[in-house]
Molecule: transfer RNA
Organism: bovine gut metagenome
RNA sequence: GAUUAGCUUAAUUGGCAGAGCAUCUGACUCUUAAUCAGGGGGUUACAGGUUCAAGUCCUGUAUCG
Numbered sequence: 001g002a003u004u005a006g007c008u009u010a011a012u013u014g015g016c017a018g019a020g021c022a023u024c025u026g027a028c029u030c031u032u033a034a035u036c037a038g039g040g041g042g043u044u045a046c047a048g049g050u051u052c053a054a055g056u057c058c059u060g061u062a063u064c065g
Stems, first nucleotide, its partner, number of pairs: 001064003006021004015052001023039005045061005
């Protein structure tokens, strides 16, 4: 310094947790692939604190560099 979906990651001054890839379904196709449309998937590493409200601020711990 980093830790957020299976993987890679975004989230501005604290204010509805998103995207790409992957996966599932459908369309298209003789079939597959490609393409298009849609869906599912998150204890934001863990435990506390502050706050009306925490991925974001504070403390401790764990792992990685």